This is a predicted structure of a 524-nucleotide part of an RNA (small-subunit ribosomal RNA, 5' domain) from a metagenome. The RNAcentral record of the full RNA draws on SILVA.
Context: one part of a larger RNA
RNA sequence: GGAUGAACGCUAGCGGCAGGCUUAACACAUGCAAGUCGAGGGGCAGCGGGGUGUAGCAAUACAUCGCCGGCGACCGGCGCACGGGUGCGUAACACGUAUGGAACUUGCCCUGCACUGGGGGAUAGCCCGGAGAAAUCCGGAUUAAUACCCCAUAACAUGCGAGGAGGCAUCUCCUUGUUUUGAAAGAAUUUCGGUGCAGGAUAGGCAUGCGUCCGAUUAGCUAGUUGGUGAGGUAAUGGCUCACCAAGGCGACGAUCGGUAGGGGGCCUGAGAGGGUUAUCCCCCACACUGGUACUGAGACACGGACCAGACUCCUACGGGAGGCAGCAGUGAGGAAUAUUGCGCAAUGGAGGCAACUCUGACGCAGCCAUGCCGCGUGCAGGAAGAAGGCCCUACGGGUUGUAAACUGCUUUUAUUCGGGAAGAAACCCCUCGACGUGUCGAGGGUUGACGGUACCGAGGGAAUAAGCACCGGCUAACUUCGUGCCAGCAGCCGCGGUAAUACGAAGGGUGCAAGCGUUAUCC
Numbered sequence: 001g002g003a004u005g006a007a008c009g010c011u012a013g014c015g016g017c018a019g020g021c022u023u024a025a026c027a028c029a030u031g032c033a034a035g036u037c038g039a040g041g042g043g044c045a046g047c048g049g050g051g052u053g054u055a056g057c058a059a060u061a062c063a064u065c066g067c068c069g070g071c072g073a074c075c076g077g078c079g080c081a082c083g084g085g086u087g088c089g090u091a092a093c094a095c096g097u098a099u100g101g102a103a104c105u106u107g108c109c110c111u112g113c114a115c116u117g118g119g120g121g122a123u124a125g126c127c128c129g130g131a132g133a134a135a136u137c138c139g140g141a142u143u144a145a146u147a148c149c150c151c152a153u154a155a156c157a158u159g160c161g162a163g164g165a166g167g168c169a170u171c172u173c174c175u176u177g178u179u180u181u182g183a184a185a186g187a188a189u190u191u192c193g194g195u196g197c198a199g200g201a202u203a204g205g206c207a208u209g210c211g212u213c214c215g216a217u218u219a220g221c222u223a224g225u226u227g228g229u230g231a232g233g234u235a236a237u238g239g240c241u242c243a244c245c246a247a248g249g250c251g252a253c254g255a256u257c258g259g260u261a262g263g264g265g266g267c268c269u270g271a272g273a274g275g276g277u278u279a280u281c282c283c284c285c286a287c288a289c290u291g292g293u294a295c296u297g298a299g300a301c302a303c304g305g306a307c308c309a310g311a312c313u314c315c316u317a318c319g320g321g322a323g324g325c326a327g328c329a330g331u332g333a334g335g336a337a338u339a340u341u342g343c344g345c346a347a348u349g350g351a352g353g354c355a356a357c358u359c360u361g362a363c364g365c366a367g368c369c370a371u372g373c374c375g376c377g378u379g380c381a382g383g384a385a386g387a388a389g390g391c392c393c394u395a396c397g398g399g400u401u402g403u404a405a406a407c408u409g410c411u412u413u414u415a416u417u418c419g420g421g422a423a424g425a426a427a428c429c430c431c432u433c434g435a436c437g438u439g440u441c442g443a444g445g446g447u448u449g450a451c452g453g454u455a456c457c458g459a460g461g462g463a464a465u466a467a468g469c470a471c472c473g474g475c476u477a478a479c480u481u482c483g484u485g486c487c488a489g490c491a492g493c494c495g496c497g498g499u500a501a502u503a504c505g506a507a508g509g510g511u512g513c514a515a516g517c518g519u520u521a522u523c524c
Base pairs, nucleotide, nucleotide: 001524002523003522004521006520007519008518009517010516013376014375015374016373017372018371019369020368021334026332027331028330030329031328032327035078036077037076040075041074043071044070047069048068049067050065051064052063053062054061055060085287086286087285095211096210097209098208099207100206104204105203109200110199111198112197113196114195115194116193117151118150119149120148127140128139129138130137131136157180159178160177161176162175163174164173165172166171187190213259214258215257220250221249222248225247226246227245228244229243230242231241232240262284263283264282265281266277267276268275269274289310290309291308292307293306312323313322314321315320340366342365343364344363348362349360350359351358352357379410380409381408382407389401390400391399392398393397416460417459418458419457420456424451429446430445431444432443433442434441435440436439468513469512470511471510472509473494474493475492479508480507481506482505483504489496490495
């Protein structure tokens, strides 16, 4: 000098863009953060409509009927493994990079081929009864499905066998024989689906080379340990697990042990090499009160799922139960220190749905904070009696503050008042038309804005609404007077202060930066 997720002191006009618990992975009140589908199903608790009946002149009230729109709870499907948070652990194939599969999986999506036949038994809900303070649970009867089960059909799938070709040990490909295995319908009536196989795309699992912090005042470490055979397990290789056999394996090219730490793209600095760092944003990993376990599923060993154990908090009728903010806000605590219990799904994206749409603290916005970067303003021109006042001096005077002020003219960014007023919106969907041919595409019109009456534009009057902070001995730009008298104090280093201090305190003046300026901390 540059830089910062900064903090502190003094000061503070505005806007744009960004950033905002670095500490206690400390504990959490409250609300919200993952649902959706009635075009899968039985149904009907609530709402609206309709029908019927009773009362009433009527309005209406009550009862009843799932008839319709819809729909709480329930069965079922898909999603909940994404998105969002944090950095505890981890020195490791965790990450980065480059490879490998003759060792693998992949829901939804795309392409191709083939199929979608027949039958059955339950169960939730509803109803009845019971236990319990509650959470919740039990028994009986009855019912449906795109829930579940059985049979048939079938090969390019599966297992076994034969023949041929090829290769990289295990093997791979082609032909052929035999064996085993599937399906589901719904409806606004021709769309959305279902099943099998093959291929693709996407996503992932596994393995390997190289790179990857400090300590030798850590020198030896290791029994599933190293390898083999066989078996189990897995989507898949493998001591991954197990039985048996052998005695190996790693290590001064630093094993083992201890400490520290998520890794990378990047970011800061530097001419570079390098050094430091990894906040925000992106990729990967790990974790979800602590520890463990599996279930479901295409995918989890699963943040707002389950079970067990533990600590803690809460409810209780004392028998027993409930909970998990490292999601968004917010609270307490810790700390030098870090924000609103806001608005909206209008846009982008996601889930479900044929769609309308619903959900979405992702996201888009707004609020707070000079935390940073950038931009703008606090006026411009003229004006010498060089006014007054202040300060200094060689003091009837001079110098300086200083064109500074007053005064004259001008301007109105900004602020204020008034008026106008966006882009972000194109779609989905609806209507009309056209092409191909009966649902796809295209054209025209209509509909939709949280931000927001915001940005922006115009008009009015009026210099009006707006400057501080640090420093002035040398380094280092900027000097005098007074006070003090090794005191009070200053200080980054050298050093100032003991009676003329340009170094302390104040004033006048000056220098530097400027809505900031200094100090502290850290890195180059």
It matches the Rfam family "Bacterial small subunit ribosomal RNA". Its family is annotated with ribosome and structural constituent of ribosome in the Gene Ontology. Model confidence (mean pLDDT): 84 of 100.